[in-house]
RNA sequence: CGCUGCGUGCAGCCACCGACCCGUAUAAUGCUGGGAAUAGGCCCGGCAGUCUCUACCGGGCGACCGGAAAUCGCCCGACUACGGGGGAGUGCGGAUUGGAA
Numbered sequence: 001c002g003c004u005g006c007g008u009g010c011a012g013c014c015a016c017c018g019a020c021c022c023g024u025a026u027a028a029u030g031c032u033g034g035g036a037a038u039a040g041g042c043c044c045g046g047c048a049g050u051c052u053c054u055a056c057c058g059g060g061c062g063a064c065c066g067g068a069a070a071u072c073g074c075c076c077g078a079c080u081a082c083g084g085g086g087g088a089g090u091g092c093g094g095a096u097u098g099g100a101a
Base pairs, nucleotide, nucleotide: 002013003012004011005010006009020085021084022083023082024081025080026055029048030047031046032045033044034043035042040065041064049056057077058076059075060074061073062072063071
């Protein structure tokens, strides 16, 4: 640290879970309004998606757009929720066994 309550910072209760790994969820996705850039390909907001809180991005490569308003494909990389697996080291105490005196 979790839960509950209300007086919102206190009270009560529960718990020893924690590194790390795996699974499930979601495809780090889709739709949409506004704005910006074009030496660029972004920014802000809304909705959907999960028996689900949160998040909804970054980079690379390629395509495409000849100055315009629109991006597209592929690859790699997370967080969060829940479930499961799961140590190592050190100290103290006890038990058992073996050895020695």
Molecule: Purine riboswitch aptamer
Organism: Kyrpidia spormannii